[in-house]
C1' cells in the first nucleotide's frame, strides 16, 4: 500500500449502538414420501472415484485463489478445519447469530 475471507465503516464513550455485509431457524404452496446407528445436519472451495507401502501418501475428474473489472488460454499454489447434538427440505412474516484469522513488499503472463 495491498491479498485470502462475510469479516467493513461512522457515531458514541468504556465498549454500545447504526449502517452495511454474511449465516442458521422459521407457513401455506411446491417438494418428498421408505429414508430413519450404517443416525442427521450446518459454516465453508475444500467434493466423488481410485491406487499404495493405507497414521499417511500418490492419481484422475470437480471445486477455489492469483493486486481495477469480465471473457477465454497458460502458468503456480489450495483443496482444510470447525460446529449442532438426536434434530432442521424450500419458505412470508418473524426470530437469531458472525464481523475473525491469516499472509504479501511490486508480488503471474498473453
Nucleotide at each position: 500500500c495491498g491479498c485470502c475471507g462475510a469479516a467493513c465503516u461512522c457515531a458514541g464513550c468504556c465498549c454500545u449502538g447504526a449502517g452495511g455485509c454474511g449465516g442458521g431457524g422459521g407457513a401455506u404452496c411446491c417438494a418428498a414420501g421408505u429414508u430413519u446407528u450404517a443416525g442427521g445436519g450446518g459454516c465453508g472451495c475444500a467434493g466423488u472415484c481410485u491406487g499404495a507401502u493405507u497414521u499417511u501418501u500418490g492419481g484422475a475428474c470437480g471445486g477455489g485463489g492469483u493486486a481495477c473489472u469480465u471473457u477465454c488460454a497458460a502458468g503456480c499454489c489450495c483443496u482444510a478445519g470447525c460446529c449442532c447434538g438426536a434434530c432442521a427440505g424450500c419458505u412470508a412474516a418473524c426470530c437469531u447469530c458472525g464481523c475473525a484469522g491469516g499472509c504479501g513488499c511490486a508480488u503471474u503472463u498473453g